[in-house]
RNA sequence: GGGCGGAUAGUUCAGUGGUAGAACACCUGCCUUACACGCAGGGGGUCACAGGUUCGAACCCUGUUUCGCCCA
Repeated sequence: GGGCGGAUAGUUCAGUGGUAGAACACCUGCCUUACACGCAGGGGGUCACAGGUUCGAACCCUGUUUCGCCCA
């Protein structure tokens, strides 16, 4: 220098154009002498960044950043 893949909640990851989700974690309550487990509820998101397409974009297109792999 070229090619491919990833970036979404604190963490690990779903989500292939029409309401942003799960598990774990965190908080509150119940339970317990207490802790843990269990049960019920709750908070938490600039979907890496910028632009474009579209009535509508996490999703399609372009560029950029960053991480990983391959080729030279």

Predicted 3D model of a 72-nucleotide RNA (transfer RNA) from Fretibacterium sp. The prediction has a mean pLDDT of 85. Taxonomically the source falls in Fretibacterium (Bacteria, Thermotogati, Synergistota, Synergistia). It matches the Rfam family "tRNA".